[in-house]
RNA sequence: CUCAUCGAGACCGGUCGAGGGAUUAGGCCCACAGACGCCGGGGCAACCUGCGGGAAACCGUAAGGUGCCAACUCCUUCGCAGGACCUUCGGGUCUGCGGCAGAUGAG
Numbered sequence: 001c002u003c004a005u006c007g008a009g010a011c012c013g014g015u016c017g018a019g020g021g022a023u024u025a026g027g028c029c030c031a032c033a034g035a036c037g038c039c040g041g042g043g044c045a046a047c048c049u050g051c052g053g054g055a056a057a058c059c060g061u062a063a064g065g066u067g068c069c070a071a072c073u074c075c076u077u078c079g080c081a082g083g084a085c086c087u088u089c090g091g092g093u094c095u096g097c098g099g100c101a102g103a104u105g106a107g
Base pairs, nucleotide, nucleotide: 001107002106003105004104005103006102011041012040013039014038015037019030020029021028025076026075027074042069043068044067046066047065048064049062050061051060052059053058073101078098079097080096081095084093085092086091
């Protein structure tokens, strides 16, 4: 850089000591009853891989390579819609679709 996926899944202990949840902004949540980070062990199964089934798509299984183990990528922020609701008829709320960005894997 390209392609694919991202509403499922997954803990315990030690250590550290004040923030953390990518970025802008607004929310909301986690956190001195110790978050986040690091270390050890354990686990999950997203992609690759092995094995099995299948014409294929894909499904199951294993856990070797990466990865992951709070909340939908925590939600929204950019655009386009209109089923519905409210309206002071300016619009607002909700929802859907598509982007941007991010994360992960493979090349």